Predicted 3D model of a 478-nucleotide part of an RNA (small-subunit ribosomal RNA, 3' major domain) from a freshwater metagenome. Model confidence (mean pLDDT): 81 of 100.

Context: one part of a larger RNA
RNA sequence: UGACGGGGGCCCGCACAAGCGGAGGAGCAUGUGGUUUAAUUCGAUGAUACGCGAGAAACCUUACCUGGGCUUGAAUGUGAGUGACCGAUGCCGAAAGGUGUCUUCCCCGCAAGGGGCACAAAACAAGGUGCUGCAUGGCUGUCGUCAGCUCGUGCCGUGAGGUGUUGGGUUAAGUCCCGCAACGAGCGCAACCCCUAUCUUUAGUUGCCAUCAGGUUAUGCUGGGGACUCUAAAGAGACUGCCUACGUAAGUAGUGAGGAAGGUGGGGAUGACGUCAAGUCAUCAUGGCCCUUACGUCCAGGGCUACACACGUGCUACAAUGGGUGCUACAAAGGGUUGCGACAUAGUAAUAUGAAGCCAAUCCCUAAAAAGCAUUCUCAGUUCGGAUUGAGGUCUGCAACUCGACCUCAUGAAGUUGGAUUCGCUAGUAAUCGGAUAUCAGCAAUGAUCCGGUGAAUACGUUCCCGGGCCUUGUACA
Numbered sequence: 001u002g003a004c005g006g007g008g009g010c011c012c013g014c015a016c017a018a019g020c021g022g023a024g025g026a027g028c029a030u031g032u033g034g035u036u037u038a039a040u041u042c043g044a045u046g047a048u049a050c051g052c053g054a055g056a057a058a059c060c061u062u063a064c065c066u067g068g069g070c071u072u073g074a075a076u077g078u079g080a081g082u083g084a085c086c087g088a089u090g091c092c093g094a095a096a097g098g099u100g101u102c103u104u105c106c107c108c109g110c111a112a113g114g115g116g117c118a119c120a121a122a123a124c125a126a127g128g129u130g131c132u133g134c135a136u137g138g139c140u141g142u143c144g145u146c147a148g149c150u151c152g153u154g155c156c157g158u159g160a161g162g163u164g165u166u167g168g169g170u171u172a173a174g175u176c177c178c179g180c181a182a183c184g185a186g187c188g189c190a191a192c193c194c195c196u197a198u199c200u201u202u203a204g205u206u207g208c209c210a211u212c213a214g215g216u217u218a219u220g221c222u223g224g225g226g227a228c229u230c231u232a233a234a235g236a237g238a239c240u241g242c243c244u245a246c247g248u249a250a251g252u253a254g255u256g257a258g259g260a261a262g263g264u265g266g267g268g269a270u271g272a273c274g275u276c277a278a279g280u281c282a283u284c285a286u287g288g289c290c291c292u293u294a295c296g297u298c299c300a301g302g303g304c305u306a307c308a309c310a311c312g313u314g315c316u317a318c319a320a321u322g323g324g325u326g327c328u329a330c331a332a333a334g335g336g337u338u339g340c341g342a343c344a345u346a347g348u349a350a351u352a353u354g355a356a357g358c359c360a361a362u363c364c365c366u367a368a369a370a371a372g373c374a375u376u377c378u379c380a381g382u383u384c385g386g387a388u389u390g391a392g393g394u395c396u397g398c399a400a401c402u403c404g405a406c407c408u409c410a411u412g413a414a415g416u417u418g419g420a421u422u423c424g425c426u427a428g429u430a431a432u433c434g435g436a437u438a439u440c441a442g443c444a445a446u447g448a449u450c451c452g453g454u455g456a457a458u459a460c461g462u463u464c465c466c467g468g469g470c471c472u473u474g475u476a477c478a
Base pairs, nucleotide, nucleotide: 001478002477003475004474005473007472008471009470010469011468012467013466015462016461019425020424021423022422023421026316027315028314029313030312031311032310033309034307035306042053043052064302065301066300067299068298069297070296076125077124078123081119082118083117087102088101089100090099091098092097105116106115107114108113127291128290130289131288132287136285137284138280139279140278141276143274148187149186150185151184152183153182154163155162156161167178168177169176193268194267195266196265198236199235200234201233202232203231204230208225209224212223213222214221239262242256243254244253245252246251305444318418322377323376324375325374326373327372334365335364336363339358340357343354344353345352346351384415389410390409391408392407393406394405395404431454432453433452434451435450436449437448
């Protein structure tokens, strides 16, 4: 100087407390361990691995296994040489591939030759998801969006170092004020950026419809209009600016005024010096080492989907604040031409057939669902719950056996609120309800990421648990 203490002081955080809803018990989905296997490819492992890399494993992907092939090789370049390549067709083969037959170049030039195109021997450059993340770059997690981490000059100390950065207040903040052997400065904080809440101006099509007119069973449907909603560009607006109280000041308090919004208005992006030899050589790049008729490469089939078991993360439930049936409302955001597909017909349905419109503020996906109204069930393993299994179908795709999703009929398991323990959340949040997208032929999505609808309870407080910050103290620790 740090680190540590079941030392002290001050302070903060869904850290506790106060509340709400979960997990731990059941079934299933998914990841992991273990076991099994020819293979169950590899990585991630307290917090900071385990719906993680993977934002799509039937083939491909694919790295694994079995078997069959190739060896300048699957790709690219240079390229002697050949005259084709393409096309048609035969045999072997699971395919990869092997081996035949038929047909067969163009331009300039008398020619020699040159150029183009295609194939291509040899050779040279290959290739490796093989090892080392403890040789590395880059990227990332975490402490932590915590308020810290440092420097120049000066001063103090033999020196390591100290001071500044401590102290008194204040703040979300090393934020600001006052003081002070310090005076300044940098990286962080804040602000500048984006979305959202209010208003103004500009602009009105594909959006809108108050007024006027026309028209319809009906509809901004039409003429028209720019008022309104909205769209999308530019501005305004919030600064403790004003008032009162307290205070030297910074600032704090107020059911204060005004205001759409009040003291960081709400959210996002943004992550200091560093820590964990943290993670990644399998995104990529790269040193060293290793393989080179194989640890490279092509193909078929299998595996990554196994299953006495254990754990994590989720979905669905155990019901009446509910289940079923019928009727009737109200969104936002996103996507669409190898696409979205209205509508009609067929089918109980998944879907099929025909097909308008739309490269989209125009058309489509698109029905929002919970909610509301009516009716039924009457507390039961049930009209709860839907696992499992049987049968019949639909769709995608060369191909659904291993191993896809969906529909219909039948079947109708466990489960009656879950031990010790444990997790999330402070407001448009939790809880609950549906919608969309990426990936994608299809889909194992109950995942991920967005979007809106309905919409709470509680916080006395900081003694205690956990983590963190500042000062101080002890130490046989570095």
Rfam family: Bacterial small subunit ribosomal RNA.